[in-house]
RNA sequence: UCCUGAGAAAGGCAAACCCAUCGAAAGGUGGGGACGCAAAGCUUCCGGUCUAAGGGCAAAGCCUAAGACAGCGGGGUUGCCACA
Numbered sequence: 001u002c003c004u005g006a007g008a009a010a011g012g013c014a015a016a017c018c019c020a021u022c023g024a025a026a027g028g029u030g031g032g033g034a035c036g037c038a039a040a041g042c043u044u045c046c047g048g049u050c051u052a053a054g055g056g057c058a059a060a061g062c063c064u065a066a067g068a069c070a071g072c073g074g075g076g077u078u079g080c081c082a083c084a
Stems, first nucleotide, its partner, number of pairs: 001084001004082002012037002017032006035071001041077003045074003048069003054064004
């Protein structure tokens, strides 16, 4: 300190699943739990995906985000350690 990232050290996060709780749902939060992660820190700016309460329509249904996902990709931004 821009790049780079070990079978390193120190520390960190925590998928599925289970319990509780909030929510119409997607999903969130807390606890347990570890599949993984060098940004799996933060941010919906762009694309994508999920849900469809409310609203709309030609209504057993379909459309729609102002709701979600940052652990789908990109961008922005901050940052630990080190053979770099």